[in-house]
RNA sequence: GCCGACUUGGCGCAAUUGGCAGCGCACCAUACUUGUAAUAUGGGGGUUAGGGGUUCAAGUCCCCUAGUCGGCUCCA
Numbered sequence: 001g002c003c004g005a006c007u008u009g010g011c012g013c014a015a016u017u018g019g020c021a022g023c024g025c026a027c028c029a030u031a032c033u034u035g036u037a038a039u040a041u042g043g044g045g046g047u048u049a050g051g052g053g054u055u056c057a058a059g060u061c062c063c064c065u066a067g068u069c070g071g072c073u074c075c076a
Stems, first nucleotide, its partner, number of pairs: 001072007010025004019056001027043005049065005
């Protein structure tokens, strides 16, 4: 340099044919406990990597850029 995959909450991951962005863990509160842990109930937390386009409507489709991973090639 070329090709492919991936990027969604603090972490790990979902999201059907384009149609209300969710789950687990973690965190916070309350209950329970002498207290902690565990358990139960409830709650907060998102510019879906960035920008643009298509569409009534985009995490999802198209283009550009950045990053991560893998493969190939060239030079030294």
Predicted 3D model of a 76-nucleotide RNA (transfer RNA) from a Microbacteriaceae bacterium.
Rfam family: tRNA. By type it is a transfer RNA.
The coordinates come from a structure-prediction model, not an experiment, and the mean pLDDT is 81.